The RNA shown here (c-di-GMP-I-GGC riboswitch aptamer) has 91 nucleotides and comes from Salipaludibacillus keqinensis. It was read from a public genome assembly, where an Rfam model found it. NCBI's taxonomy places the organism under Bacteria, Bacillota, Bacilli, Bacillaceae, Salipaludibacillus. Its mean pLDDT, the model's own confidence on a scale to 100, is 82. Of the family's consensus pairs, 95% are formed in the model.

RNA sequence: CUAGAUAAAGGCAAACUUGCUUAAAAGCAAGGACGCAAAGUUACGGGUCUAAGGGAACGUGGCAUUUCCUAGGAUCGCCGGACUGCCUAUU
Numbered sequence: 001c002u003a004g005a006u007a008a009a010g011g012c013a014a015a016c017u018u019g020c021u022u023a024a025a026a027g028c029a030a031g032g033a034c035g036c037a038a039a040g041u042u043a044c045g046g047g048u049c050u051a052a053g054g055g056a057a058c059g060u061g062g063c064a065u066u067u068c069c070u071a072g073g074a075u076c077g078c079c080g081g082a083c084u085g086c087c088u089a090u091u
Stems, first nucleotide, its partner, number of pairs: 003088002011036002016031006034077001040083003044080003047075004053069005059063001
C1' cells in the first nucleotide's frame, strides 16, 4: 500500500419505548440491538424527507379540507467526493 476473519482489544447503535426541543422533517438524552471496518468528521455533488410562507380547488357564518410551488431546514445508517483513524489472519 492492498485486503478484511469463525481472531483479539475496543467502538458505534436501526426499529421500538420514555422524556425534552421543533411548524414539520428531524435532533438530543436514557433504555434497547437491526446492523456497521470507517455506521468517524464534512451537506461539497446527486437523491430522499419536510414546508413556516404563497397560489389554486371545494364547501363555508367563522373557517376547515384537499392539492401545487417555494425561501429555508433535515438526512453522511441512500450513493458519490473530500479529510482523518483502531486492529491484523493474509499479500